Predicted 3D model of a 111-nucleotide RNA (SAM riboswitch aptamer (S box leader)) from Cytobacillus stercorigallinarum.
């Protein structure tokens, strides 16, 4: 880099440094931000990998529960919303809503 699988409406700061941007990308919208953005550190959250226990099982597997030392991750708003296809509501347009997809993020495995 690419592929596969799983998850993405929960949760997490009155901290320190910093000093103007930020919410992935493009477009449209809507927000956050000098009552302090990004970033770094500390703290925290969660439980993918991990560890332990119980059960099932032919199986190196599966289910449930617990833990948080280690590897990651995350720590405004649904992945902030929409974009493509279809259903429904609406006379229709606008708009709303539902399902799927695309794109993205994270983990684990493969390459």
């Nucleotide at each position: 880099u690419u592929c596969u699988u799983a998850u993405c409406g929960a949760g997490a700061g009155u901290g320190a440094c910093g000093g103007a941007g930020g919410g992935a990308u493009c477009a449209g919208g809507c927000c956050c931000u000098a009552u302090g953005a990004a970033g770094u550190c500390c703290g925290g959250c969660a439980a993918c990998c991990u560890u332990c226990a119980a059960g099932c099982a032919a199986a190196u597997g599966c289910u449930u529960g617990a833990a948080a030392a280690g590897g990651u991750g995350c720590u405004a708003a649904a992945u902030c919303c929409u974009g493509c296809a279809g259903g429904c509501a609406g006379u229709a347009a606008a708009u709303g809503u539902c399902u799927g997809g695309a794109a993205g993020a994270u983990a684990a495995g493969a390459u």
Notes: Rfam family: SAM riboswitch aptamer (S box leader). Gene Ontology term of the family: regulation of gene expression. The model forms 97% of the base pairs in the Rfam consensus. Lineage of the source: Bacteria > Bacillota > Bacilli > Caryophanales > Cytobacillus.